The prediction has a mean pLDDT of 80. This is a predicted structure of a 487-nucleotide part of an RNA (small-subunit ribosomal RNA, 3' major domain) from Pedinomonas sp. UTEX 'LB 1027'. The organism belongs to Pedinomonas, within Eukaryota. The full RNA is in RNAcentral, with records from ENA and SILVA.

Context: one part of a larger RNA
RNA sequence: UGACGGAAGGGCACCACCAGGCGUGGAGCCUGCGGCUUAAUUUGACUCAACACGGGGAAACUUACCAGGUCCAGACAUAGUGAGGAUUGACAGAUUGAGAGCUCUUUCUUGAUUCUAUGGGUGGUGGUGCAUGGCCGUUCUUAGUUGGUGGGUUGCCUUGUCAGGUUGAUUCCGGUAACGAACGAGACCUCAGCCUGCUAAAUAGUCCCGCCGGCUUUUGCCGGCAGGCGGCUUCUUAGAGGGACUGUUGCCGUGUAGGCAAUGGAAGUGUGAGGCAAUAACAGGUCUGUGAUGCCCUUAGAUGUUCUGGGCCGCACGCGCGCUACACUGAUGCACUCAACGAGCCUACCUUGUGCGGAAGCACCGGGGAAUCUUUGAAAUUGCAUCGUGAUGGGGAUAGAUCAUUGCAAUUAUUGAUCUUCAACGAGGAAUGCCUAGUAAUCGCGAGUCAUCAGCUCGCGCUGAUUACGUCCCUGCCCUUUGUACA
Repeated sequence: UGACGGAAGGGCACCACCAGGCGUGGAGCCUGCGGCUUAAUUUGACUCAACACGGGGAAACUUACCAGGUCCAGACAUAGUGAGGAUUGACAGAUUGAGAGCUCUUUCUUGAUUCUAUGGGUGGUGGUGCAUGGCCGUUCUUAGUUGGUGGGUUGCCUUGUCAGGUUGAUUCCGGUAACGAACGAGACCUCAGCCUGCUAAAUAGUCCCGCCGGCUUUUGCCGGCAGGCGGCUUCUUAGAGGGACUGUUGCCGUGUAGGCAAUGGAAGUGUGAGGCAAUAACAGGUCUGUGAUGCCCUUAGAUGUUCUGGGCCGCACGCGCGCUACACUGAUGCACUCAACGAGCCUACCUUGUGCGGAAGCACCGGGGAAUCUUUGAAAUUGCAUCGUGAUGGGGAUAGAUCAUUGCAAUUAUUGAUCUUCAACGAGGAAUGCCUAGUAAUCGCGAGUCAUCAGCUCGCGCUGAUUACGUCCCUGCCCUUUGUACA
């Protein structure tokens, strides 16, 4: 100087607590991990920082594993054999999962590409992440880190980097043997909120006129029209800009930095949410992302490559992330009504409409390289009925039969639909997770993966609470002081 303390004092955090909300842990199912089993059930990762993670939803491929079968894609060099032929290919039969001349029988074909041996390459989802690069994660989302000149010290080192106040912050004020600086924080970047101000729009609307239809008793109201060299930009879109700086007032405070309340305001938690993110590290993860890569192994009976089939899905069991529920704030039926973020084919995509069909789906016309078409008319919600607290019309596991769809292929049932079957579960012990506002929770939608397949992930909106606005008691982190058997 660190590290540590079951030492003291400050400060901080819903990966801590308090006050609460929703849960998980109990049930059924889905999925990952272990174990067991197996020809194989490929493998990595194991406290936070492994376990719906490897963008890991694997029917073939993937695929690394298992049972088998082909092929050489063995460069190049040297030596050999060799045109009197190095070698290549093959019908049929046998053989074989196989219409693999794989091998055998039988012969034909080919013509220096090959073949044999040695050296040496190449390939490898083979080993080593404890040989590495790069990337990522974590310590660590906190405020921390460093040198120059000067001061202290024999020196290591220290001061700067601080009694105090303040801040999310080593943020500032102030103090001051330090002065003046750098990285990080902040500023910055992206998105969301405001603009009746600017620029505009047949890919967005609105107004006016015209035409058509309905209601009406006329004035009128509602709906439609690729119709008008019409107007406009409030709504919509997106460019340039503006806007907040805690402004103003009051109170607290060295009347400093700042904090609190009110007010104005679209906005006053750093306006909200993300991104980026220092120094020093870890023998954290990845050689299974890479034609990044050292070394080792293997290299023709291959650990290369491809084909067929199986496996990764196996089930006495244990653990983790989840979905569905246990009902009446509900279930079922009918009806009415509202989003946002996406995405979409040139042979295979997104699909309106019409017809058939109970449904799943099928057929035929169309639209769309898309602000134009797919109105993406979403669900919870709302209204009216039925049910009436019962394992019930709650729940929908498990089975049986049938019909479709994707695919070469669906058995160990891809998925969907119909009929039947109608299990556990009556709110979950000890434990434990997440969370402070458009947040939690409920609800659906889109995208990724994708031929087909979400109970996953990443986004998006709809409805929308309760309770703190604090503390250091638990769990941890930072600073100061002190102690030490540690380096």